[in-house]
RNA sequence: GACAGAGUAGAGAAAUUGCGUUAAGUGUUAAUGGAUGGAAUGUUGCCAUUAAACGAAGAAAUCAAUCUUUCGCGAUAAUUUCUCGCAUUCGCUGCA
Numbered sequence: 001g002a003c004a005g006a007g008u009a010g011a012g013a014a015a016u017u018g019c020g021u022u023a024a025g026u027g028u029u030a031a032u033g034g035a036u037g038g039a040a041u042g043u044u045g046c047c048a049u050u051a052a053a054c055g056a057a058g059a060a061a062u063c064a065a066u067c068u069u070u071c072g073c074g075a076u077a078a079u080u081u082c083u084c085g086c087a088u089u090c091g092c093u094g095c096a
Stems, first nucleotide, its partner, number of pairs: 001095001003094003010084009019074003028052007038090005058071004
C1' cells in the first nucleotide's frame, strides 16, 4: 500500500428428535422496540411484542368407547453437518 485473508446477524439443503393436525406454527401488512464480523454507526437483511387479514390432509389399527401406536400432512420447531454470508470508517493476520 488502490494487495490478500480471517471473522456476524442470518439464508438454503440433509439427517435426527419433537410440535401441531380439536390449528398452533409458518408466511403477509402496519406500529413500536431490540440485537447484529474485533470497535463505533447503520438497513432495503434478522428478531420480539401488539393488531388486522388470509389459511390446511388426514387416515388406519387396537382396546375396558378415553387412550395408545403407525403411516401421512404442515410454505412447522430445535440441534448438528455442508454451502453462502454484512455496508461505511477504524482495527486484526499475512505478504510487500
A computed fold for a 96-nucleotide RNA from Facklamia sp. 252, annotated as THF (Tetrahydrofolate) riboswitch aptamer. It matches the Rfam family "THF (Tetrahydrofolate) riboswitch aptamer". About the family: Tetrahydrofolate (THF) riboswitch was first reported for Ames et al. as an RNA motif in 5' untranslated (5'-UTR)regions of folate transport and biosynthesis genes in Firmicutes genomes. Its family is annotated with tetrahydrofolate metabolic process in the Gene Ontology. The model forms 94% of the base pairs in the Rfam consensus. The coordinates come from a structure-prediction model, not an experiment, and the mean pLDDT is 81.